[in-house]
RNA sequence: UGGGGGAUCGUCUAAUGGUAGGACAAUUGACUCUGACUCAAUAAAUCUAGGUUCGAACCCUAGUCCCCCAACCA
Repeated sequence: UGGGGGAUCGUCUAAUGGUAGGACAAUUGACUCUGACUCAAUAAAUCUAGGUUCGAACCCUAGUCCCCCAACCA
């Protein structure tokens, strides 16, 4: 420099253009003499800026960052 892939709650991971969900973690409550376990509940996210669309995490453009491959230099 070129090509390809990726970015979603604190972490991991889903979602065929139509309510952003699950697990773990956190908090609260129940249980317990206390704690752990277990059960219930709560809060929490679409990398950024535009565009298309009635409607975008999803499609298009540009940018940022990460990974892989190739080339160049050393």

RNAcentral holds the sequence, with entries from ENA.
The RNA shown here (transfer RNA) has 74 nucleotides and comes from an Alphaproteobacteria bacterium.
The organism belongs to Alphaproteobacteria, within Bacteria.
RNAcentral records the identical sequence in 2 taxa.
Rfam family: tRNA. Its family is annotated with triplet codon-amino acid adaptor activity in the Gene Ontology. Rfam classes the family as a transfer RNA. Rfam's curators write: Transfer RNA (tRNA) molecules are approximately 80 nucleotides in length.